[in-house]
RNA sequence: GUCUCCGUGGCGCAGCGGAAAGCGCGCCGGGUUGCGAACCCGGAGGGCGCAGGUUCGAUUCCUGCCGGAGACA
Numbered sequence: 001g002u003c004u005c006c007g008u009g010g011c012g013c014a015g016c017g018g019a020a021a022g023c024g025c026g027c028c029g030g031g032u033u034g035c036g037a038a039c040c041c042g043g044a045g046g047g048c049g050c051a052g053g054u055u056c057g058a059u060u061c062c063u064g065c066c067g068g069a070g071a072c073a
Base pairs, nucleotide, nucleotide: 001072002071003070004069005068006067007066010025011024012023013022018056027043028042029041030040031039049065050064051063052062053061
């Protein structure tokens, strides 16, 4: 330098055009317990890397940029 893949709550991931953006772990409160762990119930926390474009409508499609991983030079 070229190409490919990835970027979504604290962490790991799902979602691939229209529903209030979900799941697990973690965190907070409650139950349970002699106290914990485990288990059960409830809750908070993200608007989807940034900027444009297409569309009635974009986390999803297109372009550029930024960051990460890999392949070839």
A computed fold for a 73-nucleotide RNA from Actinomadura xylanilytica, annotated as transfer RNA.
Its Rfam family is "tRNA". About the family: Transfer RNA (tRNA) molecules are approximately 80 nucleotides in length.
NCBI's taxonomy places the organism under Bacteria, Actinomycetes, Streptosporangiales, Thermomonosporaceae, Actinomadura.
It was read from a public genome assembly.